[in-house]
The prediction has a mean pLDDT of 86. Predicted 3D model of a 351-nucleotide part of an RNA (small-subunit ribosomal RNA, central domain) from an uncultured Pseudomonadota bacterium.
Context: one part of a larger RNA
Parts: sequence; structure tokens; C1' cells
RNA sequence: UUGGGCGUAAAGAGCUCGUAGGCGGUUCGGCAAGUCGGAUGUGAAAUCUCCACGCUCAACGUGGAGGGGCCAUUCGAAACUGCCGUGACUCGAGUCCGGUAGGGGAGUUCGGAAUUCCCGGUGUAGCGGUGAAAUGCGCAGAUAUCGGGAGGAACACCUGUGGCGAAAGCGGCUCACUGGACCACAACUGACGCUGAGGCGCGAAAGCUAGGGGAGCAAACAGGAUUAGAUACCCUGGUAGUCCUAGCCCUAAACGAUGGAUGUUUGGUGUGACAGGUACCCAAUCCUGUCGUGCCGGAGCUAACGCGUUAAACAUCCCGCCUGGGGAGUACGGUCGCAAGGCUGAAACUC
Repeated sequence: UUGGGCGUAAAGAGCUCGUAGGCGGUUCGGCAAGUCGGAUGUGAAAUCUCCACGCUCAACGUGGAGGGGCCAUUCGAAACUGCCGUGACUCGAGUCCGGUAGGGGAGUUCGGAAUUCCCGGUGUAGCGGUGAAAUGCGCAGAUAUCGGGAGGAACACCUGUGGCGAAAGCGGCUCACUGGACCACAACUGACGCUGAGGCGCGAAAGCUAGGGGAGCAAACAGGAUUAGAUACCCUGGUAGUCCUAGCCCUAAACGAUGGAUGUUUGGUGUGACAGGUACCCAAUCCUGUCGUGCCGGAGCUAACGCGUUAAACAUCCCGCCUGGGGAGUACGGUCGCAAGGCUGAAACUC
């Protein structure tokens, strides 16, 4: 390289948008680049195949015949691909009109419970903590309890294999701004599509810079225990941080360890949204359809486990990635970053 693969063995980029490129629904007409066919030329000799002959045979050698892809020129075919046209189409894709659900996003206002602290009242000797203790707090009045106040952070119940979002993620209430999805109708556009190397953007937590904020929690740190020791587990404290604003960082078991899109393929049972049908209306119930989200299982697949219309089944298109373990996600170089470090990413050697 070919091939074979990527849920768990090595392997799906954390996620979206999108450039080039690759691929692309249906009708009619045209062209003839790909494609297919004919002819001519070229395709040296040796080699190859066949026949004959020569070395005692064979290998080998000699002679003759045949074959030969690619390429070039030319003549033709028009199914498929491509290109051009279509005063073509509507199933793909999108738009309009009417509805619906939602912790989707960014901002704003307000609320109650709880912890802590401060002030005041009652009240007295303990409280706290543990396996047991001690450090710690308390007669300068703690703990407990009642009233008042301050401040920060998080939003109990509802809460649900329930919802929304591309992923990260999103949960008290109000207001205004804003993105997407779904259903119904079939009015409009008429292939406008899928994927996507580079690229832009988003991206938990921790961390960084500057300025705020700081109740609780809590790396580091200190003390008390435990222990042979205890730089831990347990306890008492406690600073960064956790929170906000602006800007960086760009990594995760960023997981469904499963890239995206389209089509096809037995079923059962839940659940969320919408629509339609049934008995006069409404509601409930039941039935049906579309979209989403779970469980169980059939064929099939799988090394097995398991997956199983939300595929890991059957197919097509595009991208990413893998190629024995260690060395190593290291070194060097490049590039990005304030730094921490990220991305890219070897070899010697060794088994």
C1' cells in the first nucleotide's frame, strides 16, 4: 500500500456551522468528455504461448507462428455517468398561514426556608465532637430558646428511565428580548440537497489576569486523635477557590465508551407534545396518525456480552480514526497560551 476494521479487544474528532472537494430525486431534447464497439498505426530484440528441430534427456539453445495492455489517429453507439438546455415535475429541501409544549439562551425584579454573624430578652454550666477521645467554644455568660437586624450562596416539596438544548449543559417567581423543535393545512419556491479536508464559533470542572464579593463549604496550612510510623482516612479550625463583571485557558470515563445523512426490514408494552375519529357539544375513555423519549423481545448481526425500526440488521454517500505491548501522548521541531499547559507528534532500545 492493498485489505480488514473502529459499543467493551487498537480505533468515532467534545459539539455545531460551513469553504474547497466528494456524492446527489424525476421528465424531455441535445453534445459525446468518461464509457462501449470497429478500423489503422505503434507496441524493438530478448521474455510469454504453440509447433518443429539441436545438445544421449531435461534445463538450455535455434527457427517459425501467435498473442499483447497502455497510447495515438479515425469511424460509429447513446443505455449509464458527465455537460448544456427545459417557456419541465414535486415525492427531497425550504417558505407562508394557524396552533402547541418546554429547567433552550442572555438580562431584570421580587420571594420564602435554612446556615453564619451582630444586637436585645429569658436562662445556667456546660456545649461540641467521636469507635472512644482530645484539640476547640463557654462564668468576659456559651449551648438551648424568643424577638430584631445584616449578608452571601443555593432554590426543599412539585421531580418523573419526565422536558429542552448541537454538545458542554439547563430547575423558586415576575417582566421584556431571543434561538430551535413539533402538529395541522396543503397555498408558494422548484433539487435550492447530504457530507464536509482546512476554517469560524461554542465548549463541565479546575486553573490564570484585573476589579468586586465572601454566608456556607473547603485544596494548602495548623492543631487534636489513630498508628510501629500516619506528610492519610476521623475531629476542631482554616486561606486560595467556590459567587459576580470583563478577558484568557480548551481539557474530561467531554460516554450511548456507538460520527452525520437517507432508504428498507416481524412485534409487544409504557411515557411526553400535537392532530384526527367515535356517542349532540365539552371533558374523560377508547381507536388512529406524526414527532420525541424508555423497557422487553423476533429475524438478522456479534468472539461473546449483547444490539435489535432510537440497530451493533440490510444498503448507499461523505468525513474522522486504527494497524502488537512498553518506551510515550514522552523527546525534538512547529504553533497557540500571561502562565499552567494545549495541539501536532517520533526514534533508539526492549519484550